[in-house]
RNA sequence: AGUUUGAUCCUGGCUCAGGGUGAACGCUGGCGGCGUGCCUGACACAUGCAAGUCGCACGGACCGUACCGUAGUGGAAGGCCCGGACAGAGUGGGCGGUGAGAAAUCGCAAGAAGCUGUGAAAGGGUUAGAAGCUAGGGGAAAGGUUAGUGGCGGACGGGUGAAUAACACGUGGGUAAUCUGCCUCAAAGAGGGGAACAACUGUUGGAAACGGCAGCUAAUUCCGCAUAAUGUCCGGUCUUUAGUAGGCUGGAAGAAAGGGCUUCGGCCCGCUUUGAGAUGAGCCUGCGGCCGAUUAGCUAGUUGGUGAGGUAAAGGCUCACCAAGGCGACCAUCGGUAGCUGGUCUGAGAGGAUGAUCAGCCACACUGGGAUUGAGAACGGCCCAGACUUCUACGGAAGGCAGCAGUGAGGAAUAUUGCACAAUGGGGGAAACCCUGAUGCAGCAACGCCGCGUGAGGGAUGAAGGCUUUCGAGUUGUAAACCUCUUUUCUGGAGGAUGAGAGAGGACAGUACUCCAGGAACAAGUCUCGGCUAACUACGUGCCAGCAGCCGCGGUAAGACGUAGGAGGCGAGCGUUAUCCGGAUUUAUUGGGCGUAAAGGGCGAGUAGGCGGUUGAUUAAGUUGGACGUGACAUCUUCUGGCUCAACCAGGAGGGGUCGUUCAAAACUGGUCAACUAGGGGGCAGGAGAGGAAAGUGGAAUUCCCGAAGUAGCGGUGGAAUGCUCAGAUAUCGGGAGGAACACCAGUGGCGAAAGCGGCUUUCUGGCCUGACCCUGACGCUAAGGAGCGAAAGCUAGGGUAGCGAACGGGCUUAGAUACCCCGGUAGUCCUAGCUGUAAACGAUGGAUACUGGGUAUUGGGGGGUAGUACCCGCAGUGCCGAAGCAAACGCGUUAAGUAUCCCGCCUGGGGACUACGGCCGCAAGGCUAAAACUCAAAGGAAUUGACGGGGACCCGCACAAGCAGCGGAGCGUGUGGUUUAAUUCGAAGCAACACGAAGAACCUUACCUAGGCUUGACAUGUAUGUAGUAGCGAACCGAAAGGGGAGCGAGCCUUCGGGCAGCAUACACAGGUGCUGCAUGGCUGUCGUCAGCUCGUGCCGUGAGGUGUUGGGUUAAGUCCUUCAACGAGCGCAACCCUUGUUGCUAGUUACAGUAUUUCUAGCGAGACUGCCGGCGUCAAACCGGAGGAAGGUGGGGAUGACGUCAAGUCAGCAUGGCCUUUAUGUCUAGGGCUACACACACGCUACAAUGGCCGGUACAAAGGGCAGCGAAGCCGCGAGGUGGAGCGAAUCUCAUAAAGCCGGUCCCAGUUCGGAUUGCAGGCUGCAACCCGCCUGCAUGAAGUUGGAGUUGCUAGUAACCGCAGGUCAGCAAUACUGCGGUGAAUACGUUCCCGGGUCUUGUACACACCGCCCGUCACGUCAUGGGAGCUGGCAAUACCUGAAGUCGGCGAGCCGACCGCGAGGAGGCAGCCGCCGAAGGUAGGGCUAGUGACUGGGACGAAAGUCGUAACAA
Repeated sequence: AGUUUGAUCCUGGCUCAGGGUGAACGCUGGCGGCGUGCCUGACACAUGCAAGUCGCACGGACCGUACCGUAGUGGAAGGCCCGGACAGAGUGGGCGGUGAGAAAUCGCAAGAAGCUGUGAAAGGGUUAGAAGCUAGGGGAAAGGUUAGUGGCGGACGGGUGAAUAACACGUGGGUAAUCUGCCUCAAAGAGGGGAACAACUGUUGGAAACGGCAGCUAAUUCCGCAUAAUGUCCGGUCUUUAGUAGGCUGGAAGAAAGGGCUUCGGCCCGCUUUGAGAUGAGCCUGCGGCCGAUUAGCUAGUUGGUGAGGUAAAGGCUCACCAAGGCGACCAUCGGUAGCUGGUCUGAGAGGAUGAUCAGCCACACUGGGAUUGAGAACGGCCCAGACUUCUACGGAAGGCAGCAGUGAGGAAUAUUGCACAAUGGGGGAAACCCUGAUGCAGCAACGCCGCGUGAGGGAUGAAGGCUUUCGAGUUGUAAACCUCUUUUCUGGAGGAUGAGAGAGGACAGUACUCCAGGAACAAGUCUCGGCUAACUACGUGCCAGCAGCCGCGGUAAGACGUAGGAGGCGAGCGUUAUCCGGAUUUAUUGGGCGUAAAGGGCGAGUAGGCGGUUGAUUAAGUUGGACGUGACAUCUUCUGGCUCAACCAGGAGGGGUCGUUCAAAACUGGUCAACUAGGGGGCAGGAGAGGAAAGUGGAAUUCCCGAAGUAGCGGUGGAAUGCUCAGAUAUCGGGAGGAACACCAGUGGCGAAAGCGGCUUUCUGGCCUGACCCUGACGCUAAGGAGCGAAAGCUAGGGUAGCGAACGGGCUUAGAUACCCCGGUAGUCCUAGCUGUAAACGAUGGAUACUGGGUAUUGGGGGGUAGUACCCGCAGUGCCGAAGCAAACGCGUUAAGUAUCCCGCCUGGGGACUACGGCCGCAAGGCUAAAACUCAAAGGAAUUGACGGGGACCCGCACAAGCAGCGGAGCGUGUGGUUUAAUUCGAAGCAACACGAAGAACCUUACCUAGGCUUGACAUGUAUGUAGUAGCGAACCGAAAGGGGAGCGAGCCUUCGGGCAGCAUACACAGGUGCUGCAUGGCUGUCGUCAGCUCGUGCCGUGAGGUGUUGGGUUAAGUCCUUCAACGAGCGCAACCCUUGUUGCUAGUUACAGUAUUUCUAGCGAGACUGCCGGCGUCAAACCGGAGGAAGGUGGGGAUGACGUCAAGUCAGCAUGGCCUUUAUGUCUAGGGCUACACACACGCUACAAUGGCCGGUACAAAGGGCAGCGAAGCCGCGAGGUGGAGCGAAUCUCAUAAAGCCGGUCCCAGUUCGGAUUGCAGGCUGCAACCCGCCUGCAUGAAGUUGGAGUUGCUAGUAACCGCAGGUCAGCAAUACUGCGGUGAAUACGUUCCCGGGUCUUGUACACACCGCCCGUCACGUCAUGGGAGCUGGCAAUACCUGAAGUCGGCGAGCCGACCGCGAGGAGGCAGCCGCCGAAGGUAGGGCUAGUGACUGGGACGAAAGUCGUAACAA
């Protein structure tokens, strides 16, 4: 701020706007920095890694260099035998050629081929066996590696939050009751011996894991001996202390280990004892921090003591014995939940919520138990039990991610099986170094915070497109396009760190950062737009689909649904969901309440507790001030600084406690002491009283009994009946019995704590009031629990019972009547004894004290005063009215709901629920205490305006009453419903639809139906094109017509002579719609109602809605007028002004009248009536009553005129009109039909039923209207309707047009008629294109129902009703008996306002406001949901009793076994295995407890969008 109401104020809940998150989900997603990331299954885990290190403690083993040798491989030098390229020499002498060659080509008288001999290379064979290589073996010193022994570390670091409500945590203390490896400082020491076990070797078991036996061996391993004090133990003594402390002294027991380097001097690292420190830890303790009392009692080692054991250490920690204690309302015990804190989020604060990341503490490590080692104990150690998983050769074994990654599962949901030890830190080591999933980094995720960007400037034709539109335009919008510019980011290229404190060493990382180039380039979404809450339109949809945090939207014009355009918010994010704080002063310490909204206990006496009068002294617990200590780091605030800023980080300062120690103060509170009298109490003297208990007693009345007398009814009710009564009632008199209650007095009188108490007397007894003094000396107030009292009804036992009277019976009433009314009547009502313990037990108001203007009445005392009443003062009660003040208002107001203090009880939205379950009480009925699930957005208080009432008061109206005439019965006319139909077009629906729209349906009208046609259309406007015998008229022919068809005839206007207009044709825009919505509307109308009301301005009152005015007293037809009054005025209504009529004057007068004037008359202007005059009555006001005069008298009669509003009243079909629908049809034309149907029902009428009449004859008197496509005269024809005729008249001239009832005369004679006229037949007339469906009229004939009308119902108060006719509109004609007017004749009645109906004013009640046709309750039936009971069934948790009892400590035994020490030895000391015992986890058995789930059936409850059944309980008496 929204939300209860028609509106208001209040109470009160629900909801929203803010901030936060380890988040998740939806849509979207450019970059960087810094953080954060399994909240669920402490569920299960594959794989890798996360704790090792030291060879400078030790013995081995292995490697390995020189070397030795073996085997293999390997094949060198050399020797021997071939070989004969080539060269020299000799010889030879070729041919213009020749030789070699496959050929190119080469050699040659500077001598070819050939031949002879010498030297000789390559190469080959054979012999030889080197180096090297490979594999065993042996192997010095230095060096390297390390399985084992040994040392240190695996008790840190890292994870998780299961358990735990506890000295677990926080904070402050204590430890004279303690420990502390490594480290630091100090003192002293380290002498001399011995022994074993691994490794190893041998052998052996097993699938494996892992062992067994025998043998050897080293040490910083282990064990004696020696030495040792300021250490330990025992004793003595002194001092001190609360005590266990300290000094001196005597005795006893008790240590050690070496290694490395060396310049041989020593140095370094270790070892032992003691003291001190530092650090860390243990134990004890004050205070602090969750929920439940529907958990009130718990406890046997429990509480204490003595002694012993045990521990590093106090201690029931454990044991024996003794005592019987200990804890608890200041919450023990039990149950539920939970790691605690620094902090974090929120809040103005106080608080509330929370305990991720970081930091401190604790706890846990598959579940449970246990010890061992060690300074210290167990996540990656051991033993046992259990569950699970894996391996297995089935005999047995192995395992523990709540370390880092990762997997499965669970879940809405949470990351890589990454890199590095470069830095920081940790372990080991002398060191190098090794290890380190701690850590440093990187990866993934918008999960959070912070920063940056997605461009900047210009640009109006306000482009196109979109959307809207009143069609003008508006908006998107400088937005875009386009021009100019920039480059954060991006891409590419180049350079390139700090982090590394002497040197080297960088995972991150070619990262941050810098420079260059390119190019606006790669980068915007999401939510919302009815109010709260910033942002609006269109279309679609039609209580559908959907939205929604609350109120609520959606049923045809949705700013709320969906979409679009636009707008608003935030922005790499935005929404949603979940959750916490806030708003919420809605748990209220700050900072709420309790008369009626939720809330005062039914009442008092009193326990604990809380609070407490006056004065003085003292104390210092509370309180106040100072100082000191502590309140870890981080966080927070602030000031600086560092990353470009910020987030983030660093440094300084500040802040933070219900803390501790100490000093001081002494006002207040508390404690102690002393005193006081104003509070309280007691004594004395008076007093009033339905105060209580018991006993006795009295009269009236009812009923019953007896007697008398008496006769037919009594009784009862709205009216009756049941009932009683001739077997003698009722009524009357006399006598008697019995029970209960006490008339008058009697009183907003009295008493009591409340409940309650009423004839009179006595006894016993409680409290209260007044007066004056005396005594006590704060002894007081309140009051949780507990105990007591406690109306009526009810219960138990025993009495009693007249009347009354639940239940029950009967009678009425009623639709029913398990009620109200009547006749009876049992419990009960009464008494005694007990129980129950509740009421609207109410003043809906707890008790006490003090204070704060009054007035009045009354009860009981007192004082003054008076002759006595009066009168005055003061106390204690009981009422009313009221100042201030309070209160939401109503109201309260010295008897407070005012102002304050103290104490108790109670409340925290409505329903569920004064309920369930549990507990306590009760004989029972039941009472006390007292939830939750679920559900609603309200439930409520007070007051306001209306409306309503089988509430009240006053008033009016043909409202009733008094009358007259009707309707309702008959026939007919008309309308409506219903039915029928192809159609019977549509509308109107109580009054206020129904002779209404319709002032007139044969066609037309006409909207309906059938059939046939037309499609720019029957009608309007515009544009374009075309058209010249064009527009128009239009024969034949087809057709029911419309329409088709076209022979033929045949124009007009303007003109600048080009043409244009009109027309026609085609096409396009559009026309058209009596189609829908009267609930989208205008206009008009009906109705309340011609009722007297409805409002406003200013002022005043009220927090406000609102009131006042407008109410009251009179009066009126009237809110008409007068008067009064916090109102004064005003408006719309009323009235008047207007028309008409009644009297009269004047004027004028055609066509009226007439002989003329006057008059009748016509139509114009005036006069007249105003309560003006008189009397009465009245507030001597308004007015009313009576009278005079007058044609008329109190608005003279009639009309027109209809306030604010009501009925979503009526009308889209009179007209207009938004929207929707339709467009070869829902339009339009035509023909025929229908609206006229007919078993029936209703409404409005006409005609009658007859003699106040019918019929016949004669005869008289109107008014108001109509008339040219009209009225139509005279005359003539017809029985008549009518025909003919055509004079006159656009009308005071002519005409419709004879008025009728009436009057005079005649007839009928009470009957279904000489009443009545329906119906039907025949014959005619008129209108009209046309009277079949379906007109009117005439004549003749026919002659129905009907003899005055049930319940019920209508109109009318005077020229009215009733009766009688005339005219008009509509209209060709007419179904008109309707409607609107006109005149003629012309009554009766009104006591009165009780009742019916309608209305007005005031008042009252209300749970109604759609307003009583309102609201609303309960059962039953249906559906959904949660829940109680329930034969039971199935789990879980904690405990108890008993059984069995693992590992293991402790104790005992220890026949078996054994190295160190003693002993020459035997043997001993000591130890081990083994066995036994106590305890003991798990398991089992048993009966209970608590808790959860489920359960046939069953109980009530909540809800249902609206319509189920039955009634009508509540709201008006």